[in-house]
RNA sequence: CUACAAACCCGAACUAUCGUUCCGUUAUAAACGGGAAGGAAAGUCCGGACAGCACAGAGCAACCUACCGGGUAACUCCCGGAUUCAAAUUUAUUUUUGAAAAGAAAGUGCCACAGAAAAUAACUACUCUUUUAAAAAGAGCAAAGGUGAAAAUGUGAGGUAAGAGCUCACAGUUACAGCAAGUAAUUGUUGCAACGGGUAAACCUUAGGUGCUGUAAUGCCACAUAUAGAAGCCUUUGAGAACUGCUCGUUCAAUUUCUGAAAAGAAAAGGUUUCAGGGUAGGCAGCAAGAUUGUAACAGUAAUGUUACAACCAGAUAAAUGAUAGUGUAAAAACAGAAUCCGGCUUAUGAGGUUUGUAGCUUU
Numbered sequence: 001c002u003a004c005a006a007a008c009c010c011g012a013a014c015u016a017u018c019g020u021u022c023c024g025u026u027a028u029a030a031a032c033g034g035g036a037a038g039g040a041a042a043g044u045c046c047g048g049a050c051a052g053c054a055c056a057g058a059g060c061a062a063c064c065u066a067c068c069g070g071g072u073a074a075c076u077c078c079c080g081g082a083u084u085c086a087a088a089u090u091u092a093u094u095u096u097u098g099a100a101a102a103g104a105a106a107g108u109g110c111c112a113c114a115g116a117a118a119a120u121a122a123c124u125a126c127u128c129u130u131u132u133a134a135a136a137a138g139a140g141c142a143a144a145g146g147u148g149a150a151a152a153u154g155u156g157a158g159g160u161a162a163g164a165g166c167u168c169a170c171a172g173u174u175a176c177a178g179c180a181a182g183u184a185a186u187u188g189u190u191g192c193a194a195c196g197g198g199u200a201a202a203c204c205u206u207a208g209g210u211g212c213u214g215u216a217a218u219g220c221c222a223c224a225u226a227u228a229g230a231a232g233c234c235u236u237u238g239a240g241a242a243c244u245g246c247u248c249g250u251u252c253a254a255u256u257u258c259u260g261a262a263a264a265g266a267a268a269a270g271g272u273u274u275c276a277g278g279g280u281a282g283g284c285a286g287c288a289a290g291a292u293u294g295u296a297a298c299a300g301u302a303a304u305g306u307u308a309c310a311a312c313c314a315g316a317u318a319a320a321u322g323a324u325a326g327u328g329u330a331a332a333a334a335c336a337g338a339a340u341c342c343g344g345c346u347u348a349u350g351a352g353g354u355u356u357g358u359a360g361c362u363u364u
Base pairs, nucleotide, nucleotide: 001360002359003358004357005356006355007354008353009352013327014326015325016324017323018322020036021035022034023033024032025031038335042346043345045344046343047342048341049340050214051213052212053211057248058247059246060245062210063209064208065207066206067081068080069079070078071077083100084099085098086097087096088095102205103204107203108202109199110198111197123145124144126140127139128138129137130136153171154170155169156168157167158166172195173194174193176191177190178189179188180187181186218285219284220283221282227276229275230274231273232272233271234270235269240252241251242250255268256267257266258265259264292311293310294309295308296307297306298305299304
């Protein structure tokens, strides 16, 4: 220097003419000035701001999180660190990158096929007895071989009929305890004990957490109308209502008359639940000045925070944000179009740029 791969950044702009729309100046209009679709606006996966519900009370159900520390309004997010595993690399667990992660010593399950057996192991082989010898049969064995993703901790020595932690030495793993380092996860070391694994986006257990709905939330104004209805329950011994799937608690909640000794009954009226029917579908607010953006300094490994200065950058409501020409750029012919807003994650994208790695070429 070239090619490939991965991770990240970025996704412009200016002038002129015409057009759409919002705001401002203006009594309206006209005219003038300023602004106008993304890095993901997508997914609707998380967290919130905000609004409403007189209990925004308790419990259960259901759901979520899960190594340690820090950041943040908060999070299942971001930053840093420790451990395990994997890949590449290195003299070297050296260095880099990625993934995972409460608990298997509470309990219940599952590990296909192959294999003797997936934890109550014995196919081949080995040793002993019987037999002329072999085959066969019986007893012993779990060190060797085979199967498999995984087969009863490893190496060496002794011992044995052949073998085995059977015994010994040195190691390994797990649990517990002491000492040292660290904020902690954890690491090092010493001691004693024990010796099949895996699986909990399998049931489950432990610790912590969660009110619900969602801008078509919600609030205000205007217009219009029919409860002429039906069925059930109840009228203070209370039907029923009150953010939610259920339960409990708490609060609110509607009358008279007549008969009767009372209990209770009847009538009218009222309350409430469900069904059926009728009217309305217009306008304003919510609606964009924000946990906002840019630059600089300081603190910090970083995420991020503090201070100072400066700026105002869509607000439609069936849906505007465009077209033409030129200049110019890495910024395009890609992926793709706001609808309450903000912080993340995930997915899609490429002409360009940065960093890292691999391979090749070259000595400019």
Molecule: Bacterial RNase P class A
Organism: Bacteroidota bacterium